[in-house]
Context: one part of a larger RNA
Molecule: small-subunit ribosomal RNA, central domain
Organism: uncultured prokaryote
RNA sequence: CUGGGCGUAAAGCGCGCGUAGGCGGUUACAUAAGUCGGGUGUGAAAUCCCUGGGCUCAACCUGGGAACUGCAUUCGAUACUGUGUAACUAGAGUUUGGAAGAGGGAAGUGGAAUUCCACAUGUAGCGGUGAAAUGCGUAGAUAUGUGGAGGAACACCAGUGGCGAAGGCGGCUUCCUGGACUAAAACUGACGCUGAGGUGCGAAAGCGUGGGGAGCAAACAGGAUUAGAUACCCUGGUAGUCCACGCUGUAAACGAUGGGUACUAGACGUAGGGAGGUUUAACCUUUUUGUGUCGCAGCUAACGUACUAAGUACCCCGCCUGGGGAGUACGGCCGCAAGGUUAAAACUC
Numbered sequence: 001c002u003g004g005g006c007g008u009a010a011a012g013c014g015c016g017c018g019u020a021g022g023c024g025g026u027u028a029c030a031u032a033a034g035u036c037g038g039g040u041g042u043g044a045a046a047u048c049c050c051u052g053g054g055c056u057c058a059a060c061c062u063g064g065g066a067a068c069u070g071c072a073u074u075c076g077a078u079a080c081u082g083u084g085u086a087a088c089u090a091g092a093g094u095u096u097g098g099a100a101g102a103g104g105g106a107a108g109u110g111g112a113a114u115u116c117c118a119c120a121u122g123u124a125g126c127g128g129u130g131a132a133a134u135g136c137g138u139a140g141a142u143a144u145g146u147g148g149a150g151g152a153a154c155a156c157c158a159g160u161g162g163c164g165a166a167g168g169c170g171g172c173u174u175c176c177u178g179g180a181c182u183a184a185a186a187c188u189g190a191c192g193c194u195g196a197g198g199u200g201c202g203a204a205a206g207c208g209u210g211g212g213g214a215g216c217a218a219a220c221a222g223g224a225u226u227a228g229a230u231a232c233c234c235u236g237g238u239a240g241u242c243c244a245c246g247c248u249g250u251a252a253a254c255g256a257u258g259g260g261u262a263c264u265a266g267a268c269g270u271a272g273g274g275a276g277g278u279u280u281a282a283c284c285u286u287u288u289u290g291u292g293u294c295g296c297a298g299c300u301a302a303c304g305u306a307c308u309a310a311g312u313a314c315c316c317c318g319c320c321u322g323g324g325g326a327g328u329a330c331g332g333c334c335g336c337a338a339g340g341u342u343a344a345a346a347c348u349c
Stems, first nucleotide, its partner, number of pairs: 004320003007303002012317001014201004021194003025088007033081002035077008049065006091191001092188004096183003103177007110154001115149007125136002162169002206247006215241002220236004258316006266294012278281001298305002322349003331342004
């Protein structure tokens, strides 16, 4: 290089945006670079192949032919690709109307509950467990009532419901703001797809500085359990969890399934919009964009998947190549650190 693969066997980058590159709709004309055909020159000899000859045969030697799949040049062909010009509207986009949504950012605000504080009522227990004990309580606890403080999270609605590229997003109100959907016309005229590098976003934990700290709770302490118990259970409890700014850049970051386009039986739900019909309703039919369940063909090692494909095809990117050693060592790059990323070999089975 060729080949085979990537849901679960090794293998889809966590997810976007986008540079180079690769690939790219319809029509006409031009060109002739790729492509195809012919001619000419060259492609040393030997070797290889074919066919003769010579050593008694063969190896070996030797005559002739073919071949040397290449290169250069020239004459042609023009379907496809490229290039140039002109045009088109089915891809893509823009304008207008409509309407759904926990999409994002900021500010404000509400009620329930836990804890704490004060006062009041009230008296001997409370709490906790399998059972207990540590713990709290006559310096008046637990329980009940009133008032106050403070932090965090938003019951019901709530739904294989919605939104977002992914991570993720849920009380209410206001402001700023992104995207998708839908209807009918008009407009631009291939402006498209993918995307090595690059760049941005990226749960939780963790780190830095400064706040905050109700509940929960690594570490830690005590009580139990146990042969032991550095655990599971209980009583406490600090980082942390929360906020602002900065860093980290990883997850079973999962649909373990990269993105785009086209095509390929159905049935039943559900969310957002449109059209038509009628008995105007908790209605029917149809269309489109999501999101589910079942299922045919096909595919699959099977499980399963099946218009949200793992089917049939094309384009682009990433990745895999026996197990261990090892996602480790060394080096580079990044990071305050923790560490991340790139990534072997000896040896061994």